[in-house]
Context: one part of a larger RNA
RNA sequence: UGACGGGGGCCCGCACAAGCGGUGGAGCAUGUGGUUUAAUUCGAUGCAACGCGAAGAACCUUACCAGGGCUUGACAUGUACCUGACCGUCUGAGAAAUCAGGCUUUCCUUCGGGACAGGUACACAGGUGCUGCAUGGCUGUCGUCAGCUCGUGUCGUGAGAUGUUGGGUUAAGUCCCGCAACGAGCGCAACCCCUGCUGUCUGUUACCAGCAUUUAAGGUGGGGAAACUGACAGGACUGCCGGUGUUAAACCGGAGGAAGGUGGGGAUGACGUCAAGUCAGUAUGGCCCUUACGUCCUGGGCUACACACGUGCUACAAUGGUUGGGACAGAGGGUAGCCAAGCCGCGAGGUGGAGCAAAUCCCUUAAAACCCGGCCCCAGUUCGGAUUGGAGUCUGCAACUCGACUUCAUGAAGUUGGAAUCGCUAGUAAUGGCGUAUCAGCUACGACGCCGUGAAUACGUUCCCGGGCCUUGUACA
Numbered sequence: 001u002g003a004c005g006g007g008g009g010c011c012c013g014c015a016c017a018a019g020c021g022g023u024g025g026a027g028c029a030u031g032u033g034g035u036u037u038a039a040u041u042c043g044a045u046g047c048a049a050c051g052c053g054a055a056g057a058a059c060c061u062u063a064c065c066a067g068g069g070c071u072u073g074a075c076a077u078g079u080a081c082c083u084g085a086c087c088g089u090c091u092g093a094g095a096a097a098u099c100a101g102g103c104u105u106u107c108c109u110u111c112g113g114g115a116c117a118g119g120u121a122c123a124c125a126g127g128u129g130c131u132g133c134a135u136g137g138c139u140g141u142c143g144u145c146a147g148c149u150c151g152u153g154u155c156g157u158g159a160g161a162u163g164u165u166g167g168g169u170u171a172a173g174u175c176c177c178g179c180a181a182c183g184a185g186c187g188c189a190a191c192c193c194c195u196g197c198u199g200u201c202u203g204u205u206a207c208c209a210g211c212a213u214u215u216a217a218g219g220u221g222g223g224g225a226a227a228c229u230g231a232c233a234g235g236a237c238u239g240c241c242g243g244u245g246u247u248a249a250a251c252c253g254g255a256g257g258a259a260g261g262u263g264g265g266g267a268u269g270a271c272g273u274c275a276a277g278u279c280a281g282u283a284u285g286g287c288c289c290u291u292a293c294g295u296c297c298u299g300g301g302c303u304a305c306a307c308a309c310g311u312g313c314u315a316c317a318a319u320g321g322u323u324g325g326g327a328c329a330g331a332g333g334g335u336a337g338c339c340a341a342g343c344c345g346c347g348a349g350g351u352g353g354a355g356c357a358a359a360u361c362c363c364u365u366a367a368a369a370c371c372c373g374g375c376c377c378c379a380g381u382u383c384g385g386a387u388u389g390g391a392g393u394c395u396g397c398a399a400c401u402c403g404a405c406u407u408c409a410u411g412a413a414g415u416u417g418g419a420a421u422c423g424c425u426a427g428u429a430a431u432g433g434c435g436u437a438u439c440a441g442c443u444a445c446g447a448c449g450c451c452g453u454g455a456a457u458a459c460g461u462u463c464c465c466g467g468g469c470c471u472u473g474u475a476c477a
Stems, first nucleotide, its partner, number of pairs: 001477002003474003007471007015461002019424005026314008034305002042053002064300007073124001077123008088103006106115003126289002129287003135283001137278003140274001142272001147186006153162003166177003192266004197234005203228001207223002211221003237260001240254005316417001320376007332363003337356002342351003383414001388409007430453007
């Protein structure tokens, strides 16, 4: 100087407390451990692995296993020699890869050859083989915590200290005051984006107050008010008033205001820590394989199942289930695409073909929870939907291993969950639906977004956890 302490002081955080809803019990989905297996590919392992890499494992993917093949190779560049095509198509063998055979078939040229393709030979290719403890790059975490340092000066023999400590204050090393310090840098904040208010401009594909016309519709004429679209501008700065305070910084209250003291949200992650993670995204040193640890194909496996754990979904019901009627979004996507009307089917869907490269058409008739009626009457039920049997639909060469969906039948466990444990402070939790990426299809109940309805509680900081500053002890470095 640090680190540590079941030392002290001050302070903060959904850290506790106060509340609301869960997990832990059930069924299912998914990931992991374990076990099994020819293989169940590999990695991730306290927080910070376990709906993680994977924004999509039937083949492919695929890295694993079995079997069948190839050896300059599936892919790249070069040299030498030989051949003339390559491609396409047909026949045979085969599980395919592949092999054998037939047909068809080039261009330029100085006639030497060249382009292109195939073969042979050689340099080499190739490796998701090992090492993340050889590395780059990227990422997680402490933590959006308020810290981490430097120059000059001063003090100290020196390590080092000072500044950065102290008194206040803040979300903040934020600001003020003091001070052997005076300044500065990386962080904080602001500058950036979205959202909340207003104005100006823009009026089509958006809109419709008043006018006209049709009414099935802003459908048409028209309009530029309002809404909206999206560009610019304004607006919030402790600016104003009162109080407290050291005449400071600041704090408390008030006015005005759409918004008030960082308005809300996002992006943004200092010096560093964990030899943290990744050689399987890519790059890369070293080592290793080279008729195989490379490569092609078929089939299987990654989907196994006594069990254990994590993360979720659906429930156990009446604040509900079911049935009929009625209402209101936002944000996205669409040409190998989204797919309307009409018709067929109980339905998944089929048929059909209008429109749309989209503020125009479609996904999207309809958001759902909600509102108004009817039934159910507390029961393993008109709760719950697992499981199983039958019949189908769709995608796709192909749904047996191993897809999703529909319909009929079946109707399991489950009556609110032990010890323990998680999230959340406001348009939040809880709850309701909608969309997108990946994608032929889908295991999505996941992930990422969007809007609807919309709470309760916080006395307080003694205690648990994590963190910041000062101080103290130390047989630690």